About this RNA
Predicted 3D model of a 121-nucleotide RNA (SAM riboswitch aptamer (S box leader)) from Robiginitomaculum sp. It was read from a public genome assembly, where an Rfam model found it. Taxonomically the source falls in Robiginitomaculum (Bacteria, Pseudomonadati, Alphaproteobacteria, Robiginitomaculaceae). The coordinates come from a structure-prediction model, not an experiment, and the mean pLDDT is 80.

RNA sequence: CACUCAUUAAGACCAGUGGAGGGAUAGGCCCUUUGAUGCUGGAGCAACCCCGAAAACGCAGUGCGAUUUCGGACAGGUGCUAAGUCCUACGGCGGUUUUUUAAACCAUCGAUAAAUGAGAG
Numbered sequence: 001c002a003c004u005c006a007u008u009a010a011g012a013c014c015a016g017u018g019g020a021g022g023g024a025u026a027g028g029c030c031c032u033u034u035g036a037u038g039c040u041g042g043a044g045c046a047a048c049c050c051c052g053a054a055a056a057c058g059c060a061g062u063g064c065g066a067u068u069u070c071g072g073a074c075a076g077g078u079g080c081u082a083a084g085u086c087c088u089a090c091g092g093c094g095g096u097u098u099u100u101u102a103a104a105c106c107a108u109c110g111a112u113a114a115a116u117g118a119g120a121g
Base pairs, nucleotide, nucleotide: 001121003119004118005117006116007115008114013042014041015040016039017038021031022030023029025089026088027087028086043081044080045079048077049076050072051071052070053069054068055067057065058064059063085113090110091109092108094106095105096104097103098102
């Protein structure tokens, strides 16, 4: 870097450094000199990997594998700690309004994109 699978309405901040942009893209909206984004240290959240137990199953021969459920966070690998992935973007169903071949708005479902993890290249 591209591929497969899973998840994304919950949760969790202080100090130092530094000095102007940041929230992926576009639009909106927001954060920010009352010091952002970033970096460093500490603290925390969560439970993807992980650890333990149980069930039925498969293989094998008393162990291994994958699935589901329950529990844990000591040790280890990541991740995360403004706003739902901040909202929308493409399409479907429904509703409201209007100046009705349509437009705007609302609600909902799906797709795309993105992020994170695991796996296999």